The RNA shown here (small-subunit ribosomal RNA) has 1425 nucleotides and comes from Trachelomonas sp. Nogok101407B.
The RNAcentral record of the sequence draws on ENA and SILVA.
Taxonomically the source falls in Trachelomonas (Eukaryota, Discoba, Euglenozoa, Euglenophyceae).
Rfam family: Bacterial small subunit ribosomal RNA. Gene Ontology terms of the family: ribosome and structural constituent of ribosome.
The coordinates come from a structure-prediction model, not an experiment, and the mean pLDDT is 83.
RNA sequence: GGAUGAACGCUGGCGGUAUGCUUAACACAUGCAAGUUUAACGGUAAGUGAUUUUUCAUUUUUGCCGUGGCGGACGGGUGAGUAGUAUGUGAGAAUCUGCGUUUAGGUGGGGGAUAACGUUCGGAAACGUUCUGUAAUACCCCAUGGUGCUAUUAAGUUAAAGGCUUUAUGUCGCCUAAACAUGAGCUCACAUCUGAUUAGCUAGUUGGUGAGGUAAUUGCUUACCAAGGCUUUGAUCAGUAGUUGAUUUGAGAGGAUGGUCAACCACACUGGGACUGAGAUACGGAACAGACUUCUACGGGAGGCAGCAGUGGGGAAUAUUGCACAAUGGGCUAUCGCCUGAUGCAGCAAUACCGCGUGAAGGAUGAAGGUUUUAGAAUUGUAAACUUCUUUUCUCAAAAAAGAAUUUAUGACGGUAUUUGAGGAAUAAGGAUGGGCUAAUUCUGUGCCAGCAGCCGCGGUAAUACAGGACAUCCAAGCGUUAUCCGGAAUUAUUGGGCGUAAAGAGUGCGUAGGUCGUCAUGUGUGUUUGAUAUUAAAUUUUAGAGCUUAACUUUGAACUUGUAUUAGAAACUAUAUGACUUGAGUUCAAUAGAGGUAAAGGGAAUUUUCAGUGUAGCGGUGAAAUGCGUAGAUAUUGGAAAGAACACCGGUGGCGAAGGCGCUUUACUAGGUUGAUACUGACAUUGAGGCACGAAAGCUAAGGAAAUCAAAAGGAUUAGAUACCCUCGUAGUCUUAGCUGUAAACGAUGGAUACUAAAUGGCGUUUUGCGCUGUUAAAGUUAACACGUUAAGUAUCCCGCCUGGGGAGUACGCUUGCAAAAGUGAAACUCAAAGGAAUUGACGGGGGCUCGCACAAGCAGUGGAGCACGCGCUUUAAUUCGAUGGUACACGAAGAAUCUUACCAGAAUUUGACAUUCCAAAAAGACUUUGAAAAGAGUUUUGCUCUAUGGAGAAUUUGGAAACAGGUGGUGCAUGGCUGUCAUCAGUUCGUGUAGUGAUAUAUUUAGUUAAGUCUAGAAACGGACGCAACCCUCUUUUUUAGUUGUUUUUUUAAUAUCUAGAAAUACUGCCGAUGAUAAGUCGGAGGAAGGUGAGGAUGAGGUCAAGUCAUCAUGCCCCUUAUAUUCUGGGCUAGACGCAUGCUACAAUGGUUAAGACAAUGGGUUGCCACUUUGUAAAGAGGAGCUAAUCUCGUAAACUUAGCCUUAGUUCAGAUUGAGGGCUGAAACUCGCCCUCAUGAAGUCGGAAUUGCUAGUAAUCGCCAAUCAGAUAUGUGGCGGUGAAUACGUUCUCGAGCCUUGUACACACCGCCCGUCACACCAUGGAAGUUGGCUAUAUCUUAAGGUAGACUCUUAACAUUUGGUGGAGCUAUUUAUGGUCUGGUCAGUAACUGGGGUGAAGUCGUAACAAGGUAGCCGUACU
Repeated sequence: GGAUGAACGCUGGCGGUAUGCUUAACACAUGCAAGUUUAACGGUAAGUGAUUUUUCAUUUUUGCCGUGGCGGACGGGUGAGUAGUAUGUGAGAAUCUGCGUUUAGGUGGGGGAUAACGUUCGGAAACGUUCUGUAAUACCCCAUGGUGCUAUUAAGUUAAAGGCUUUAUGUCGCCUAAACAUGAGCUCACAUCUGAUUAGCUAGUUGGUGAGGUAAUUGCUUACCAAGGCUUUGAUCAGUAGUUGAUUUGAGAGGAUGGUCAACCACACUGGGACUGAGAUACGGAACAGACUUCUACGGGAGGCAGCAGUGGGGAAUAUUGCACAAUGGGCUAUCGCCUGAUGCAGCAAUACCGCGUGAAGGAUGAAGGUUUUAGAAUUGUAAACUUCUUUUCUCAAAAAAGAAUUUAUGACGGUAUUUGAGGAAUAAGGAUGGGCUAAUUCUGUGCCAGCAGCCGCGGUAAUACAGGACAUCCAAGCGUUAUCCGGAAUUAUUGGGCGUAAAGAGUGCGUAGGUCGUCAUGUGUGUUUGAUAUUAAAUUUUAGAGCUUAACUUUGAACUUGUAUUAGAAACUAUAUGACUUGAGUUCAAUAGAGGUAAAGGGAAUUUUCAGUGUAGCGGUGAAAUGCGUAGAUAUUGGAAAGAACACCGGUGGCGAAGGCGCUUUACUAGGUUGAUACUGACAUUGAGGCACGAAAGCUAAGGAAAUCAAAAGGAUUAGAUACCCUCGUAGUCUUAGCUGUAAACGAUGGAUACUAAAUGGCGUUUUGCGCUGUUAAAGUUAACACGUUAAGUAUCCCGCCUGGGGAGUACGCUUGCAAAAGUGAAACUCAAAGGAAUUGACGGGGGCUCGCACAAGCAGUGGAGCACGCGCUUUAAUUCGAUGGUACACGAAGAAUCUUACCAGAAUUUGACAUUCCAAAAAGACUUUGAAAAGAGUUUUGCUCUAUGGAGAAUUUGGAAACAGGUGGUGCAUGGCUGUCAUCAGUUCGUGUAGUGAUAUAUUUAGUUAAGUCUAGAAACGGACGCAACCCUCUUUUUUAGUUGUUUUUUUAAUAUCUAGAAAUACUGCCGAUGAUAAGUCGGAGGAAGGUGAGGAUGAGGUCAAGUCAUCAUGCCCCUUAUAUUCUGGGCUAGACGCAUGCUACAAUGGUUAAGACAAUGGGUUGCCACUUUGUAAAGAGGAGCUAAUCUCGUAAACUUAGCCUUAGUUCAGAUUGAGGGCUGAAACUCGCCCUCAUGAAGUCGGAAUUGCUAGUAAUCGCCAAUCAGAUAUGUGGCGGUGAAUACGUUCUCGAGCCUUGUACACACCGCCCGUCACACCAUGGAAGUUGGCUAUAUCUUAAGGUAGACUCUUAACAUUUGGUGGAGCUAUUUAUGGUCUGGUCAGUAACUGGGGUGAAGUCGUAACAAGGUAGCCGUACU
């Protein structure tokens, strides 16, 4: 996608045609579904007629009862059973066939009964019974007997029915034959589901003879004889199932199905058995048994919807107790006719298919409303309204068929189809979907909730996936969902797949059946192929037409029916028969290599034990130890002896073998290979289901053996633990013999055989240009790739084995084998959406290689201890505002919290607002005084500027009013922009074209050198480019030149020089020389030079990583607050304090402290400022006051240092915390909470544990100076400046980090990864299990109903015979046998205390087995624990 006898949900206008209990072959109330015939017959009732009545007749009418005939074997239903007594196709011979058709012949004579009716008795009923009596086309006998039947002949034997009438050569029947037609029975071949966890089945079984039996063949039955018959080409058994034409799907081949329609079969409550009949073992017949229902007077009876309706029940689910025999067909009948739930019709159901409609044309202000919005508009949408038109459908009214054959009559459907007229847009649209697959998107709500979901998956505050709205898409009287089948699925592969690593080659060989098979010739004609004939039912399907208005539907013709059978040819291939051949295969002879196998004998080295000697304190073992051995003399060493196992060197991708496997030497026996050669056989070959044999290690049985080694066991260590890894011991075992077992990662993860298809290079065997074996590269080709590649995984042929998602599981059950352990065979329930392969890019590794970095090492100085400063945590608090938190937070945002800042807290206030824009009104604005803690309130005063038509208007500002709005340091840095940190100033990152690859990707970017550098050079399928690196920029160092005041030297001045200042320029490039290197790039050394190999420093930060940091710099989406989360003010807090951490300062002293004197800088700042100088104060500072908007004035004395003195190792003349007193300064204000000065006080601290930081030269260390912020200041911080000025680097083993290459990977959220098992809990399915329940079935046996068959027995009997009889009936016996019972089995299913493992679950417990060398490489088989 298509399909359905469907069901469910929502919805629903009409018509046509079909279809409608798929489940309980469950049970059925009620009605109907098979009768007919008086022209076969008797009786009876009514009617009619005749007769005066009794009575008679009934030719003319009708009903009922029975006898007789034909039909109830058809039609209708259902699919339980049935895997072959079925069905389909095609053949066949040993048969029957009522009614029908045709032909021939016959139809004479007699007889005895009987039902109905009447009557007797019994019974509740059903019904039974006695007596009398009667008819026939009922029954019987005789006669005839062409044909027929039995029989070789002879001969024998067998029939009949009459009725009606117009009385005829009538007609309908009847009987005997022959043939046809129709129907039925029987036989054979082929086809016809699943299971081998069903492998053997069968005694009437297979065949024969005789007899019986049947319509007919036959073990169909029986007696006897023989021992057969079926089966791996699947018997038997078990399960399931009506079969077919066909239906559905598919390109086809196939697959699935078997409802309606048609053919066949089977069944009729269940079971078995018969009668009648042409036909039945009989749906609406009978007898018997059983179950069930029902009536009963308890003695006995009645019943069978799987016929049509209908009821109950079951179920997701399936219709009316309708009309009519008008048509078609059937039964009976001479006919009229009767019967017919067959059938024709109607009713119910959108159940399906088909058709039609729900209006058409116009209509923009693109109405209103809705929705969305970037606020402009867009969309719903010509859709509506409105105008004009139509009437399929609907309602009403009128007319009105065909279907009727055949002269009359006859229509259920039906007043239906159809036609005409009237009316009015009137009566008529929904369902699903909109994340992808898959056509169609947005808003709101919700917030891993509610929910969706076919698969992937969606939902945790911006959900195109949930729910609702709007809009859109698809289909449409339907639309979706569910179920089932086919397709896609080449996903069971014949067409048309695979097996080295994804699932899959048996561990290996020998060989049976089977399959396949060299060359040539001749015949046959099995397969094959061509033609013809018969059949392949109809319907269906296809196709050309036709009929209903069309279509569905109906119908005519054709094609098709792929098949089967028969027949006539062909002869290449195949098969077969015969004959021949030698190349496949084999035999023979000679030679040859080898750990091929079995058995026996022999050998030396080593080890251990033992004996004897020497000798003394340790030995042994490990990462380090200990257990162990040893003064009772070990280990070591010398000599002798014994034992068992294994065979060094040679030894090698060397050899042999089918594989497992085989290694000291010699001998015996024995198998196979290879090479060469002669002759012979003449396809003898290959593969191989079953089968048989071999088959490592471990293991088992029995008997030996036992040196060494060594599961288990023991001890010592290790460890959190250590039932392990390590150590010391040590038993089975390992060895031999005889058996068993039958498995391994039994691997080349590669079945065997044959042929063909490039080269090159090793080894082994062989007289060798050749042949055989065994390796490595590699062409074509193959492969998903890796790889394979004459030893194929290439190209082909033949045969076998095996596979079909992962787990459950190689488990369970069953069976076979085994002493056992186990092995072989080998599922299902359930569960998941993956599991897996190869390769790629990363990341990672207790993998490897190379390289770098103050990374280590070598040094110097520190931190960690003390006190203080400062930041953070924690705690506290009304508040201690917020952010930053490993590295990459913590003297960070903050280059400066007393108020302000300020975001926090308490209190007091305001509400269009402190701030912005717009509108209206008024007023300039402003300044001053006063109340109040302040915000705020009250009052006084002043009236400006621009334009102008002199009315007014405007700008700025203030006040009042109304709304739009303002405002938010409120939330989200995981919605964002921008900025920033880190890896890292590490050398990387990437693009175009080309090339390689199916592709992801690779190459370039790797390699060899080299560099600080992906820096450069060379090579190379790469060639180039870009961002980074480097350079360009700034500062410093040198020189030249130009210029120069406010600086400066000499000089009296001018002029000039030097320093300096600031412009320009030069210089350095591995340029030169030597060595080295590849003659390259470069490296090393040297010269010259102020400077040498990047001269030093700065700025400069690729692509990315960390959901890194920041919504509190700023900007910004969304959310939130709006008399408050906004705004204003006062006070407080951010400065708290048991404690912990980070970063610093000052120290612990003599390389010092202190006193005095003396010397040398640079960068910077300054008018709300820097402040000389004078003066007061001990001082901080104050009061005066010059200069300077700065190379001019000023901050401004640099300090370490030098010289001289004191201190003399002490908690000190070290250190300065803390505290007291008194002052100074800033500021409105110094209490919380500032700095400074003076005097006094004088704490800890004597160099700092584990650990850890910085630094490679003008660096570390040390010394001071300046600036920003700033009223002041907590600065010991930060950013700059100069002074003095070291030590060390062997080197890259180790630590940390980084880069490149390579390797492994089960990781990709990327090792902070992944992941295994026990245990605990919950749920699910399943195995075992003492038992227990039920179904099916087998052998044996008992009982035998009805019926059949047999009988030489008993009783009885109208027709015929009469001599006993015959025929028929009843009984009895035997046999067959349903049901029922008994004993014992088999098999299947259900259930069960308890129990075993398995699966799945939320963030449980214990460890860490695997993936990296996974930290003991992993894995396979086996055994023990």